Model confidence (mean pLDDT): 78 of 100. A computed fold for a 424-nucleotide RNA from a Gemmataceae bacterium, annotated as Bacterial RNase P class A. The sequence was found by an Rfam model in a public genome assembly.
RNA sequence: GAAGCGGGCCGGACGACCGCUGGCCGCCGGCGACGGCGGCGGGAGGAAGGUCCGGACUCCGCAGGACAGGAUGCUGGCUAACGGCCAGGCGUUACCGGCCGCGAGGCACGGGGCGACGGAAAGUGGCACAGAAAACAGACCGCCACACGCCAAGUAAGUGGUCGCUUCGGCGAUUGCCCAGCGGGCGCGGCAAGGGUGAAAAGGUGGGGUAAGAGCCCACCGCGCCGGUGGCGACACCGGCGGCACGCCAAACCCCAUCCGGAGCAACACCAAAUAGGCAUGCGUUCGGCCCUCGGGCCGUCAGGGCGGUCCGCCCGAGCAUGCGGGUAGGUGGCUCGAGCAGCCGGGCAACCGGCUGCCCAGACGAAUGGUCGUCAGCCGGUUCGCCGGCGUACAGAAUCCGGCCUACAGGCCCGCUUCCACU
Numbered sequence: 001g002a003a004g005c006g007g008g009c010c011g012g013a014c015g016a017c018c019g020c021u022g023g024c025c026g027c028c029g030g031c032g033a034c035g036g037c038g039g040c041g042g043g044a045g046g047a048a049g050g051u052c053c054g055g056a057c058u059c060c061g062c063a064g065g066a067c068a069g070g071a072u073g074c075u076g077g078c079u080a081a082c083g084g085c086c087a088g089g090c091g092u093u094a095c096c097g098g099c100c101g102c103g104a105g106g107c108a109c110g111g112g113g114c115g116a117c118g119g120a121a122a123g124u125g126g127c128a129c130a131g132a133a134a135a136c137a138g139a140c141c142g143c144c145a146c147a148c149g150c151c152a153a154g155u156a157a158g159u160g161g162u163c164g165c166u167u168c169g170g171c172g173a174u175u176g177c178c179c180a181g182c183g184g185g186c187g188c189g190g191c192a193a194g195g196g197u198g199a200a201a202a203g204g205u206g207g208g209g210u211a212a213g214a215g216c217c218c219a220c221c222g223c224g225c226c227g228g229u230g231g232c233g234a235c236a237c238c239g240g241c242g243g244c245a246c247g248c249c250a251a252a253c254c255c256c257a258u259c260c261g262g263a264g265c266a267a268c269a270c271c272a273a274a275u276a277g278g279c280a281u282g283c284g285u286u287c288g289g290c291c292c293u294c295g296g297g298c299c300g301u302c303a304g305g306g307c308g309g310u311c312c313g314c315c316c317g318a319g320c321a322u323g324c325g326g327g328u329a330g331g332u333g334g335c336u337c338g339a340g341c342a343g344c345c346g347g348g349c350a351a352c353c354g355g356c357u358g359c360c361c362a363g364a365c366g367a368a369u370g371g372u373c374g375u376c377a378g379c380c381g382g383u384u385c386g387c388c389g390g391c392g393u394a395c396a397g398a399a400u401c402c403g404g405c406c407u408a409c410a411g412g413c414c415c416g417c418u419u420c421c422a423c424u
Stems, first nucleotide, its partner, number of pairs: 001420010012376007020043002023040007045395001049406002052404005057264004069260005074088005089117001090115004095111003098107003118255002123253002125249003140195002142191003146187001150184002158177008203221006222244001223242008268333004278324006287300005304316004340359008378391005
């Protein structure tokens, strides 16, 4: 310098002016609540987002335990906690490199990616289609032995008679005798090597063996059990034994281990109008009837009131006042000093932890965080390479707070790992 991966960080800068929001200080007004003016600081994010997980905080519930239900699930560590993070183990993947191979391709050696990664010898259940057979294995094609009979077939071959020919070796025709094998079919068995089906076919490769085959036997690999060594552990390595039993699915039920009470800042607490309703006290409630829990209720009527004065007519016709308490609107607290941020030092591979020093960094609720201009970056287009024009930026935007995860994102910067090339 290049290639391929992985990770971290920033996410416009500066200045001027005008606003918005919250705080502090000063002055003025007001008894006060508060209002006005002036000044000085603060004012969105890496995800503030999705609301997926965990916690703080608040209220409610709660003796303890069990059942039910939910979540998590290799090991060790970190943490307030977590389904998060760090480190490690194992598996998986031929993406990059490497190695092997003429090649197709293979090998998990280094790096990277991925893994709901406890249990399938507790039980129940499932394994579509295809296929003969899918967990009690199985026999379609195929391979092989056997046996009665069958086809081939009374054929081929062998051999005798007769006739003909003859180079005298035989040859041909015909007619007798004797009489198959290969192969095919059927039957009954053996086998599981090969073919074929499938996501998966009951260990793999090579050799021996056999009628053909087969862990039937042997070597190596794999698997299981036992022991040893290393490691806190997951696990790794080594040795011995076993001929191989135990296919896959728990993201099916289930079993095991660990954890989990519910609701959420619209939690919760305080102050507290108008109207309506509740309770208490006081005053008022003519006359008649009915009901009844004996304090009241209902109907008619009177006093009284309304329809601008009067008459008729119509309508209303039993409450009023004071006090108390609850709750609503509204207001206040909760509210932002916190598992805080920055720097340095120390421990740890790391996540993270400890110490010292410094700092205060939004707190709104019809919900502020904005606008204009200039300069410089950045991006896009053009260019006579001097510049010119445009955009002003991507994703997005607090709502009790914090730790994570996931998702979105214009542009830019940096680091690590595995290799290659060049130079010193």

It matches the Rfam family "Bacterial RNase P class A". The family's RNA type in Rfam is ribozyme.